[in-house]
Context: one part of a larger RNA
RNA sequence: UGACGGGGGCCCGCACAAGCGGUGGAGCAUGUGGUUUAAUUCGACGCAACGCGUAGAACCUUACCAGGGCUUGACAUCCCUCUGACGGGCAUAGAGAUAUGCCAUCCCUUCGGGGCAGAGGAGACAGGUGGUGCAUGGUUGUCGUCAGCUCGUGUCGUGAGAUGUUGGGUUAAGUCCCGCAACGAGCGCAACCCCUACGAUUGGUUGCCAUCAUUAAGUUGGGCACUUUAAUCGGACUGCCGGUGAGAAACCGGAGGAAGGUGGGGAUGACGUCAAAUCAUCAUGCCCCUUAUGUCCUGGGCUACACACGUGCUACAAUGGCUGGUACAGAGGGAAGCGAAGGAGCGAUCUGGAGCGGAUCCCAAAAAGCCGGUCAUAGUUCGAAUCGCAGGCUGCAACUCGCCUGCGUGAAGCAGGAAUCGCUAGUAAUCACGGGUCAGCAUACCGUGGUGAAUACGUUCCCGGGCCUUGUACA
Numbered sequence: 001u002g003a004c005g006g007g008g009g010c011c012c013g014c015a016c017a018a019g020c021g022g023u024g025g026a027g028c029a030u031g032u033g034g035u036u037u038a039a040u041u042c043g044a045c046g047c048a049a050c051g052c053g054u055a056g057a058a059c060c061u062u063a064c065c066a067g068g069g070c071u072u073g074a075c076a077u078c079c080c081u082c083u084g085a086c087g088g089g090c091a092u093a094g095a096g097a098u099a100u101g102c103c104a105u106c107c108c109u110u111c112g113g114g115g116c117a118g119a120g121g122a123g124a125c126a127g128g129u130g131g132u133g134c135a136u137g138g139u140u141g142u143c144g145u146c147a148g149c150u151c152g153u154g155u156c157g158u159g160a161g162a163u164g165u166u167g168g169g170u171u172a173a174g175u176c177c178c179g180c181a182a183c184g185a186g187c188g189c190a191a192c193c194c195c196u197a198c199g200a201u202u203g204g205u206u207g208c209c210a211u212c213a214u215u216a217a218g219u220u221g222g223g224c225a226c227u228u229u230a231a232u233c234g235g236a237c238u239g240c241c242g243g244u245g246a247g248a249a250a251c252c253g254g255a256g257g258a259a260g261g262u263g264g265g266g267a268u269g270a271c272g273u274c275a276a277a278u279c280a281u282c283a284u285g286c287c288c289c290u291u292a293u294g295u296c297c298u299g300g301g302c303u304a305c306a307c308a309c310g311u312g313c314u315a316c317a318a319u320g321g322c323u324g325g326u327a328c329a330g331a332g333g334g335a336a337g338c339g340a341a342g343g344a345g346c347g348a349u350c351u352g353g354a355g356c357g358g359a360u361c362c363c364a365a366a367a368a369g370c371c372g373g374u375c376a377u378a379g380u381u382c383g384a385a386u387c388g389c390a391g392g393c394u395g396c397a398a399c400u401c402g403c404c405u406g407c408g409u410g411a412a413g414c415a416g417g418a419a420u421c422g423c424u425a426g427u428a429a430u431c432a433c434g435g436g437u438c439a440g441c442a443u444a445c446c447g448u449g450g451u452g453a454a455u456a457c458g459u460u461c462c463c464g465g466g467c468c469u470u471g472u473a474c475a
Stems, first nucleotide, its partner, number of pairs: 001475002003472003007469007015459002019423005026314008034305002042053002064300007073125001077124002079121006088103006106115003127289002130287003136283002138278003141274001143272001148187006154163003167178003193266004198234006207224003212221002237260001240254005316416001320375007332363003337356002342351003382413001387408007429451007
C1' cells in the first nucleotide's frame, strides 16, 4: 500500500422487510448429470454451465459409429503428356459413392499458338471440427451502469509511499458547494444519439372525412380542417414563488405546464479482477496425423432410459369449463413469396386463382372482454397425458425420428415438505398477435399491443457493493 475480520461509523441495491405471482408435489416439453451403447460427436460446471453454443439433428447439417470406396486427394498454386470440352440427358451394374456405354455440345488466332476446361502422371504440397484458451490475437461473460481508476507539476517522507481523491454539507453520481499544501488534467459520471409523452410548421397518397353531393361501403366527386404519417423546429432549465440551509451547493413545498426536478425506456460498460469462456465462428505459435486423425458415400447415432437436477408449458377448476352472439390493437412479414372471394370436406386441408415487391392487396380470426344459455362441487361437461383407428401436409424419403386433424381412450393431478425465484407502475399478473431460424417442425428465443393490481413502517437482520477508520502472525 492492499486484502481480510462472526471490528466500528456513514450510505446504497427487489438485499431484507411489506405485498403479488410462482418454482419445489402431478403430467408433458426441453437442457444437463448418470447409466447404456458400435456411436449415443464436441464444448459450457457456484453466482457468471444446465430452453446455453443450436435463429429450429428425418437425409443434409454432422464433427460420432458400422460398412463400402479414394490416395496430389472434396478444395488452392506450380510442371509434363493427352483430349476438347465442362456441364446436361439416357441406359446398365451397385445401397450409394462409383464404373461402363450411348446422345448432341468451347472461345480467340497473325495458324506458330493462346485462353478455358477435363483426364492421366511425378512431386512440391493440399487437408485435419486432431492437441494445447495454462503459448496467443480477436470476441465475450462477470463484479457493475457500481462510482470509481489514474496522471503532470509541487509539497511531505531515508524509503515503500502519502498528499491531491481526506474533512463539513449535498447528490443517482469523485454530482456540486465550502474548506484544505496543494494546483491542474485524463479515463469514467452527466450531457451530446435513438424511441416515447405535448405542440407548431411543411407535405397530402395508398392515409383521413367536419361541411356539400353520392354510395351497399370514404364507394365516388370534392376537401387536407380533423385523425394519421414523416421531416424540421419548439418545449423542462430547479427557469419562477415560499421555506430550510453557511447570503453556498442543495433539499422540501407550491404555481404554471402535456410533461418537474435524471419525465419513462434504450444504446453507451472506466482502470482492472476471475491463468473466467472460446484453438469447434475466425485468425494463429508449437506439437501431432499424412493409403489417414484427410476425403466421398449408404445406413445408423446425436431422439437410448432404472434414475437425479435445472428451465419451462398445461393443470388441479365456478373470478371456471363448454356453447351462441358481438366489440376494440400494435408491431411485423410477403415473389422459388403472401395468397382473397367462391366451391368441396366435421376438420387438418384441398380446389381456385383475384390482388399485391404492398399506408393500396394478402397473412388476419386478435384473445382475454361484453351480452345470453348450460354445467352445481363431482376426479366432474375439470384436466389433458397415454394408447388405438382413420386421414391431411411438407419432403427423394416421416420405421428408427416430423407437424397437424377427426373419432374413440381418458392417466396423474383436489394448491404442492424442507427450501427457493421474479417483480416497485402501465411494472407484476393475465390475454392474444407477429417475426427470425425454416421445405416441414416452437411450450424456446426476439418483439408487439390489450386488460391491469397490491405493497414499501423501515434499515435490526441475510446477500452484494461504495467511502472513512481500526486490528492483523496474510501478500
A computed fold for a 475-nucleotide part of an RNA from an uncultured bacterium, annotated as small-subunit ribosomal RNA, 3' major domain. RNAcentral holds the full RNA, with entries from ENA and SILVA.